[in-house]
Molecule: SAM riboswitch aptamer (S box leader)
Organism: Kineococcus xinjiangensis
């Protein structure tokens, strides 16, 4: 980086840095934000995609674990309406 598959209305915050905006993009609201938002780093913590355990009609299916490994996530439903048919995460290959 393009193609696929599968999720996206459950869950889970402190402290330290930095300084102006931010929630993907348009558009129209709405919210957060100098009483530090957003980010980025510690740490805890949620979850259960894969690893890993079991079972089968067996290369995918169906159930478990969270002790432990790889990622992810911890305002608002991907905040929401409408527009584009985009994004983001994890798989499995190229």
């Nucleotide at each position: 980086c393009a193609a696929c598959c599968a999720u996206c209305c459950a869950g889970a915050g402190c402290g330290g840095c930095c300084g102006a905006g931010a929630g993907a993009c348009c558009u129209g609201g709405c919210u957060c934000g100098a009483c530090g938002a957003c980010g980025c780093c510690g740490c805890a913590g949620c979850a259960a995609c894969c690893c890993c355990c079991c079972g089968c009609a067996g290369c995918g299916c169906g159930g478990g674990c969270g002790c432990g490994g790889g990622u992810g996530c911890u305002a608002c439903c991907g905040c929401c309406g409408g527009g584009a048919a985009c994004g983001a995460u994890g798989g499995a290959g190229g």